[in-house]
RNA sequence: AGAGUUUGAUCCUGGCUCAGGACGAACGCUGGCGGCGCGCCUAACACAUGCAAGUCGAACGGGACUAGUGACCAGAGGCUAGAGAUGAUCUGGUUUGUGGUCACUAGUUCAGUGGCGGACGGGUGAGUAAAGCAUGAGCAACCUGCCUAAUAGAGGGGGAUAGCUUUUGGAAACAGAAGAUAAUACCGCAUAAAUCAGAGAUUUCGCAUGAAGUUUUUGGAAAAGGAGCAAUCCGCUAUUAGAUGGGCUCAUGUCCGAUUAGCUAGUUGGUGGGGUAAAGGCUUACCAAGGCGACGAUCGGUAGCCGUACUGAGAGGUUCAACGGCCACAUUGGGACUGAGACACGGCCCAGACUCCUACGGGAGGCAGCAGUGAGGAAUAUUGCGCAAUGGAGGGAACUCUGACGCAGCGACGCCGCGUGAAGGAAGAAGGUCUUCGGAUUGUAAACUUCUGUCCUCAGGGAAGAAACAAAUGACGGUACCUGAGGAGGAAGCCCCGGCUAACUACGUGCCAGCAGCCGCGGUAAUACGUAGGGGGCGAGCGUUGUCCGGAAUUAUUGGGUGUAAAGGGCGCGUAGGCGGCUUUGCAAGUCAAACGUGAAAUCUGUGGGCUUAACUUACAGUCUGCGUUUGAAACUGUAGGGCUUGAGUAAAGUAGAGGCAAGUGGAAUUUCCAGUGUAGCGGUGAAAUGCGUAGAUAUUAGGAGGAACACCAGUGGCGAAGGCGGCUAUCUGGACAGUAACUGACGCUGAGGCGCGAAAGCGUGGGGAGCAAACAGGAUUAGAUACCCUGGUAGUCCACGCCGUAAACGAUGAAUACUAGGUGUAGGGGGUAUCGACUCCCUCUGUGCCGCAGUUAACACAAUAAGUAUUCCACCUGGGGAGUACGGCCGCAAGGUUGAAACUCAAAGGAAUUGGCGGGGGCCCGCACAAGCAGUGGAUUAUGUGGUUUAAUUCGAAGCAACGCGAAGAACCUUACCAGGACUUGACAUCCUCUGACCGCUCUAGAGAUAGAGCUUUCCUUCGGGACAGAGAGACAGGUGGUGCAUGGUUGUCGUCAGCUCGUGUCGUGAGAUGUUGGGUUAAGUCCCGCAACGAGCGCAACCCCUAUUGCCAGUUGCCAUCAUUUAGUUGGGAACUCUGGCGAGACUGCCGUGGACAACACGGAGGAAGGUGGGGACGACGUCAAAUCAUCAUGCCCCUUAUGUCCUGGGCUACACACGUAAUACAAUGGUAACGACAGAGGGCAGCUAACCCGCGAGGGCAAGCGAAUCCCUAAACGUUAUCCCAGUUCGGACUGCAGGCUGCAACCCGCCUGCACGAAGUCGGAAUUGCUAGUAAUGGCAGGUCAGCAUACUGCCGUGAAUACGUUCCCGGGCCUUGUACACACCGCCCGUCACACCAUGAGAGUCUGCAAUACCCGAAGUCAGUAGUCUAACCGCAAGGAGGACGCUGCCGAAGGUAGGGCCGAUAAUUGGGGUGAAGUCGUAACAAGGUAACC
Repeated sequence: AGAGUUUGAUCCUGGCUCAGGACGAACGCUGGCGGCGCGCCUAACACAUGCAAGUCGAACGGGACUAGUGACCAGAGGCUAGAGAUGAUCUGGUUUGUGGUCACUAGUUCAGUGGCGGACGGGUGAGUAAAGCAUGAGCAACCUGCCUAAUAGAGGGGGAUAGCUUUUGGAAACAGAAGAUAAUACCGCAUAAAUCAGAGAUUUCGCAUGAAGUUUUUGGAAAAGGAGCAAUCCGCUAUUAGAUGGGCUCAUGUCCGAUUAGCUAGUUGGUGGGGUAAAGGCUUACCAAGGCGACGAUCGGUAGCCGUACUGAGAGGUUCAACGGCCACAUUGGGACUGAGACACGGCCCAGACUCCUACGGGAGGCAGCAGUGAGGAAUAUUGCGCAAUGGAGGGAACUCUGACGCAGCGACGCCGCGUGAAGGAAGAAGGUCUUCGGAUUGUAAACUUCUGUCCUCAGGGAAGAAACAAAUGACGGUACCUGAGGAGGAAGCCCCGGCUAACUACGUGCCAGCAGCCGCGGUAAUACGUAGGGGGCGAGCGUUGUCCGGAAUUAUUGGGUGUAAAGGGCGCGUAGGCGGCUUUGCAAGUCAAACGUGAAAUCUGUGGGCUUAACUUACAGUCUGCGUUUGAAACUGUAGGGCUUGAGUAAAGUAGAGGCAAGUGGAAUUUCCAGUGUAGCGGUGAAAUGCGUAGAUAUUAGGAGGAACACCAGUGGCGAAGGCGGCUAUCUGGACAGUAACUGACGCUGAGGCGCGAAAGCGUGGGGAGCAAACAGGAUUAGAUACCCUGGUAGUCCACGCCGUAAACGAUGAAUACUAGGUGUAGGGGGUAUCGACUCCCUCUGUGCCGCAGUUAACACAAUAAGUAUUCCACCUGGGGAGUACGGCCGCAAGGUUGAAACUCAAAGGAAUUGGCGGGGGCCCGCACAAGCAGUGGAUUAUGUGGUUUAAUUCGAAGCAACGCGAAGAACCUUACCAGGACUUGACAUCCUCUGACCGCUCUAGAGAUAGAGCUUUCCUUCGGGACAGAGAGACAGGUGGUGCAUGGUUGUCGUCAGCUCGUGUCGUGAGAUGUUGGGUUAAGUCCCGCAACGAGCGCAACCCCUAUUGCCAGUUGCCAUCAUUUAGUUGGGAACUCUGGCGAGACUGCCGUGGACAACACGGAGGAAGGUGGGGACGACGUCAAAUCAUCAUGCCCCUUAUGUCCUGGGCUACACACGUAAUACAAUGGUAACGACAGAGGGCAGCUAACCCGCGAGGGCAAGCGAAUCCCUAAACGUUAUCCCAGUUCGGACUGCAGGCUGCAACCCGCCUGCACGAAGUCGGAAUUGCUAGUAAUGGCAGGUCAGCAUACUGCCGUGAAUACGUUCCCGGGCCUUGUACACACCGCCCGUCACACCAUGAGAGUCUGCAAUACCCGAAGUCAGUAGUCUAACCGCAAGGAGGACGCUGCCGAAGGUAGGGCCGAUAAUUGGGGUGAAGUCGUAACAAGGUAACC
């Protein structure tokens, strides 16, 4: 940085697509390790369980426990005393210990009162388009617990209350009553420096209100608390200042929709009251009527905002996960309380929904904290460890709490790093794949040898993170790291390979299966599907999907356009806005410069540092492009003032004009009426008919009526803003132009909205109506003809008034200004020159055309009337279709107009130009193309080929010309490929191997034959190895007229013997391409000449080749015979003259003359000549076209068959037959038939042959037999001529068909040959529409020969005989060539293509309605609660001697008030019988509208 894709190709426009980067991702396949990060984007869905906010006993009274001390009580045992019997037993005293109670002390702990903290930290993004956020200001309008600094102070009292005890109610939660009690809980009183509030005086200052000081006067507090032996410490009160954190205000910025244009009643402002920490309609009463809005209000949709992040060269675009700042929220909605701070996530009250408990009375709850569960979803983790660190709350502290946090776990989710080994190793192993079978490749890859040890495993050691140290304290973790040992051992996949885009082969499949990001692959040889081998890319990942930016200059500020590609408003006037002439002065808003403040940190960039490196992290610097303040500059813009005249305008005097409005008037013509003349048609068309006319038309003459339009002049002439304007006259009126330079002094340009004008058609009301003429009717045309043509004809066209508001309203070109070579017309004006002066010439202004340079443009083209160079303003465009459609709004009487989408669908749609093809376009030219002629075909019969049908088979191919008497130059068997049946399986044929030695031949038997069996007979060559031949066997293989001519070679047809087709160099064009090759002539010809940005060349044309026409020379048999002989006969002698034969030559070249032409090419005429203008004919066929024909001539790739799709045999078929077509033969007759007689060829063929002569037969033919391998012999003419006859008829024409009898060939003529004789004697009397050949030795006509072939010719190929007619000419038909034109065709007109209908599917509009949701409005009800009122009940502190009061609580009432209810509208959406059009679909139906003059030019 670009690439693919519209076309046959090109340039452009333009969309679609790709290559890049990124991700909180997901999915598929795969998966070794570590570090650092990240991890519910969906249901702000519901949540079990545990934990996440407590702490303080140094605020307080208690309870419990432990220890100690003291007191009291009890008391086992001991001691002691007594009773008893010196026993048992009993009684008393004492107490080291033991137990209990009480008091005190110390410690621990618990609920409560009290204090601080639960407003932080943590989560989420529902709401919010502004009460938010960002940046920058402000508060002279504010608050701030804990913290810091400072000043002052702490005197003296009082009354309660929880816990607790007793008791009541309740299932519980909990609540009530009575009694007692403490405080750093609560309440009075005293004290007032500073401070606050009110009032007065005064100083200084300020942007207004005011602020800061000085001074005089009235009101408010304390915990004398706690710890300690104490010092002292922690607390407390008031105040000031700071810090921190907040509150409020302002400016600017902050998404989409105008198919949301008007919104607003506390609304905007004021005054008074209230309220707040504080300004404020924040609230209330009154007053005023304001406020916002096109610079987008209101409404609707969407959305947390930012630092950043991604992308980009940048400008931009997108984004808000993680980290950080701000905001909002905590099940939904409302509310306040407490407090320094909340209207409070783990507080309270109420209402709603939901869940749970319940004894049914009533209660409890809120994971958007950390884990976790369910659900949803494509999708997102552990009910882990620890407070060791950092931080937070409480505490004097120890310490307690902390799912903040630090760590670990899970996940390739991302980034970064490492590894899966390294070196050597060619017999280039094996295997795989491909193969032209030679080999190539996998591939130094492996094996093998020598090493290494990162990760890994085991063992040993072992941190930092801990901070002051006197000590203790590590979750991570025996982790990182270090050392040793072990062993290549445990560790590679994914995607792609047609182009874009790096990388190719084989097999399978056969428009199937499938692929695909775009173009597009797949219908039998797929580098595009699937698999394999190989290759390419990346790599613990790789692909796919989704999203964003980029590429996309494809919304264009940087950086696009609007004549024809999408796009200039139909035109004007003009509002807002934007922009604006020369000069001067001031200001400083824009602008520029400097300084300062801010722009948080993180991010980013640079340079360093720390983890082995990197990611990561850290220090410093830069950046943060911005905003604000101050100062300065004054060129430019702006603004204020002064001046100017060139922009603009005015004035006076002129000019031209279909400019406009309204009125009058004129003639020609059409029609019509009346009258006359006049008679049978008129009219109309391609041709007709409808129509009019004997009731007198058309025609013609005269007169009248009426309406509309104005011939000639008339002109790419004039005027107008556009639409538009045309007889003449005058009135009214707008604009333009030229000249003068008197006046004003920038008054200008453009112009969103707005207002006006605006062709035709159409609409309304009323007139008018001659002609024309939608609709309609009739007649034609046609397959149809709701058309084109004709005859009629109504709206309408005309006028007045009012609507409509659109056109291909076009120059497809907005307006204005300035500048930039010329030339030439035309219209209007002015000036100059020539003494005056027409004409002319020159200069100039304005309008309107053409040509043209520079320049522009994709090209075409534009080019002073720009599409050039610049400036200003407006309008419009952003792929095609859907669609200028739907819905909504506005306008309209309606028709409709204007504004104006989406779903869905396609990969194009389009512009200009190029080459070609084509045209019922044009020009020129040619051809038996037409015309002029001759003979035909199409009708008949037959032959033959084809189609169709039939069949067991009727083998196959050929299909417009260019298939059809074609392959086939000849199907009875064979051929033969087809069918039926019978047989064979290494085969009928080829090569190789082994064995055997016969094979062949002859005869017989069975059989339809192939074949089988039997019998007879029996080798050859040899270098002695063997070979030939035949049989048997095994396998390689043979074989195939099986498929594909759309895989091919070769061959052929055709355009077409048409004159064309190309190349090199040069030149032109951005390019495809053009030029040359076009033009003027000429030719059969791109043949030649001339000209020319072309100059040359090649393949074609022509010539060279063959035959033929004339002739010379040579030669003279088998040919010839003039002369001489001889004959039946050139038979023989002879001759070499002639004919002829066949070799070599000559000849014709526009060479000569004349005329024309351009002094050319050439044409015409003439001479000479056998032949005259390529003499006639043949061979010869350019580049290419038709996927033309042929796989069945042959060859051949691939596929297919292999006891058969091969091979052999017999028989049948290819010969069928209602029919249709082609090509021929024979005829229809007198230019003839028949009979008799008589003539004249050429070219060929001949030994398995031609066959003479002779004989037989009516004849086909047979018999016999001479000659000839042929200029020697044989096969050989007919039409024609002469004579006779027939006499126009289905015949003496015609010969089909059939019968009988024969002949020939052949193994064999039944299917199925040819010929002969006799008999039979059909159709047919010259052929409809249509159509073929031929221009001279031609057509026509007559016969002959040959090939094929045993036989079979009306076919084919040749030959000669006889032998015409016509061509004015190129209008037309067909084909072709050149030039040009149009083109929407390029598979190229057998093209392309439009619409209805039918069918299927898709999205969408309307729709009686139905349903959900949203935001408001009005009213009803009215919880909790604040506020206000009240005084019903109650009432400790204060006052009062008391009564009572002040104050308070409860209650009640009122305003507001959530949820709820009712109502009517609005908006979005879903759905619906039916219905409308749209889109897409395989080869449907009907027509043929468009593209060519598209057959009626097209279009609006």

The RNA shown here (small-subunit ribosomal RNA) has 1500 nucleotides and comes from an uncultured rumen bacterium. The prediction has a mean pLDDT of 83.